Small-subunit ribosomal RNA, 5' domain from an uncultured prokaryote, 523 nucleotides, folded computationally.
The RNAcentral record of the full RNA draws on ENA.
[in-house]
Context: one part of a larger RNA
RNA sequence: CCAAUGGCCGGAUGACUAACACAGCAAGUCGAGCGGUAACAGAAAGUAGCUUGCUACUUUGCUGUCGAGCGGCGGACGGGUGAGUAAUGCCUAGAUAUCUGCCUAGUCGUGGGGGAUAACAGUUGGAAACGACUGCUAAUACCGCAUACGCCCUACGGGGGAAAGGAGGGGACCUUCGGACCUUUCUCCAUUUUAUUAGCCCAAGUGAGAUUAGCUAGUAGGUGAGGUAAGAGCUCACCUAGGCGACGAUCUCUAGCUGGUUUGAGAGGAUGAUCAGCCACACUGGGACUGAGACACGGCCCAGACUCCUACGGGAGGCAGCAGUGGGGAAUAUUGCACAAUGGGGGAAACCCUGAUGCAGCCAUGCCGCGUGUGUGAAGAAGGCCUUCGGGUUGUAAAGCACUUUCAGUUGUGAGGAAAGGUAAUAGUUUAAUAAAUUAUUACUGUGACGUUAACAACAGAAGAAGCACCGGCUAACUUCGUGCCAGCAGCCGCGGUAAUACGAGGGGUGCAAGCGUUAAUC
Numbered sequence: 001c002c003a004a005u006g007g008c009c010g011g012a013u014g015a016c017u018a019a020c021a022c023a024g025c026a027a028g029u030c031g032a033g034c035g036g037u038a039a040c041a042g043a044a045a046g047u048a049g050c051u052u053g054c055u056a057c058u059u060u061g062c063u064g065u066c067g068a069g070c071g072g073c074g075g076a077c078g079g080g081u082g083a084g085u086a087a088u089g090c091c092u093a094g095a096u097a098u099c100u101g102c103c104u105a106g107u108c109g110u111g112g113g114g115g116a117u118a119a120c121a122g123u124u125g126g127a128a129a130c131g132a133c134u135g136c137u138a139a140u141a142c143c144g145c146a147u148a149c150g151c152c153c154u155a156c157g158g159g160g161g162a163a164a165g166g167a168g169g170g171g172a173c174c175u176u177c178g179g180a181c182c183u184u185u186c187u188c189c190a191u192u193u194u195a196u197u198a199g200c201c202c203a204a205g206u207g208a209g210a211u212u213a214g215c216u217a218g219u220a221g222g223u224g225a226g227g228u229a230a231g232a233g234c235u236c237a238c239c240u241a242g243g244c245g246a247c248g249a250u251c252u253c254u255a256g257c258u259g260g261u262u263u264g265a266g267a268g269g270a271u272g273a274u275c276a277g278c279c280a281c282a283c284u285g286g287g288a289c290u291g292a293g294a295c296a297c298g299g300c301c302c303a304g305a306c307u308c309c310u311a312c313g314g315g316a317g318g319c320a321g322c323a324g325u326g327g328g329g330a331a332u333a334u335u336g337c338a339c340a341a342u343g344g345g346g347g348a349a350a351c352c353c354u355g356a357u358g359c360a361g362c363c364a365u366g367c368c369g370c371g372u373g374u375g376u377g378a379a380g381a382a383g384g385c386c387u388u389c390g391g392g393u394u395g396u397a398a399a400g401c402a403c404u405u406u407c408a409g410u411u412g413u414g415a416g417g418a419a420a421g422g423u424a425a426u427a428g429u430u431u432a433a434u435a436a437a438u439u440a441u442u443a444c445u446g447u448g449a450c451g452u453u454a455a456c457a458a459c460a461g462a463a464g465a466a467g468c469a470c471c472g473g474c475u476a477a478c479u480u481c482g483u484g485c486c487a488g489c490a491g492c493c494g495c496g497g498u499a500a501u502a503c504g505a506g507g508g509g510u511g512c513a514a515g516c517g518u519u520a521a522u523c
Base pairs, nucleotide, nucleotide: 002517007370008369010367012365014362020326021325022324024322025321028073029072030071033070034069036066040064041063042062043060044059045058046057047056048055049054050053080281081280082279089206090205092203094201096199098198105192106191107190109188111145113143114142120135121134122133123132124131125130151159152158153157165186166185167184168183169182170181174179207253208252209251214244215243216242219241220240221239222238223237224236225235226234256278257277258276259275260271261270262269263268283304284303285302286301287300306317307316308315309314334360336359337358338357342356343354344353345352346351373403374402375401376400383394384393385392386391407464409459410458411457412456413455417450421445422444423443424442425441426440427439428438429437467512468511469510470509471508472493473492474491478507479506480505481504482503488495489494
């Protein structure tokens, strides 16, 4: 896996075949970076109607918010699969010529200017996807100037390089009434450092085949240059002619590797599902861009196959993410709920997103546990089967009598998983400050998908709950009938040709038991 059978709970597993083809969701977030405000709600002002405080309309980003856009961070994590790869991999032990966003701890700065561009408005092309032109505008977007610890050079000296602001609060002084200024906090630039991550190098080990014996020209090494974050034929010019190989090179076949798993007394053998570490891949093949990090599963470009749309000019797509569909197959589940918890991304935070995750659903797929009653009951009932016809056996089994109520059922009570977050007060830190911000404590409040939760109590009634294989020997368990080398059985030996303990059925028995037996696989 399959056959017949099937009560319950717990905690696990669940596409091994076509890396075959595929509609929904799986990566967003920040208005405390920016110009703004399409939509919703509120407020204010105006107009009209009048039941004189309501209705309708208009205007104003004024407020809560916020579509689209610019900008930042994240889409390199998390999740999947094992096609490729026999060594550019993995594992163990070393090593360094290197990088490292966010985080930790320091040091130095954060001065002064500029020009654009999307959004938007107008015109316009196209069936669509998507554009084109003109005009306007902002920034933590972009570009110069100044300054420069560290950086480079011939090291006296010279060279080339940075930045950006936002939010909260505020007493004096100034003010164009916007602010300046002070302060707290977040962010920014340069550089050192802790940590973490990543890159590269070396050695041993890590399948089969010799019916694969020779292989190799950037090949092996050197000099010089280029290139990289970094060493190196990594790349190039020139020079030398080397390098690998029976300790198995090269070639072919097979295969992701490991911790582990399984078997075994061990040594070994087999294996690599779930979980964890590493690697590789993302329709097939190639390429780079951006970035701290990719040559990027849900990014871009080119080519190819396939599918879809088309107005035939041209466009769109990539489930080996989660569910699900078709297909192939002996065979493998729901188009479920929730972000309540844990973790991740963004954010100052509230919070938003999260098919990661937590849960639920399906399947005896395996594991553990429980139940399907308990005691008594000989007239050894009836029935069945066997019989030497006397009886034996089924068998205390049933009935009857007396009890119990696990589990399932009904009703009710009801933890824990919740820590956070918000508001207020008090105390500290900071400060010019009793603002604000932040830390701690206290008080109040307050968040659960699972969930009809677990657990507990009550109620009723033996009430709802046993099958499968085998019985010639190996191998525990025997008789009758039917059949007659037929029908059939069979793991091996072998049974069956008229009394078959071996076929089929009945009775009886044996073994396991919500499992059982066949098949397949490993030791």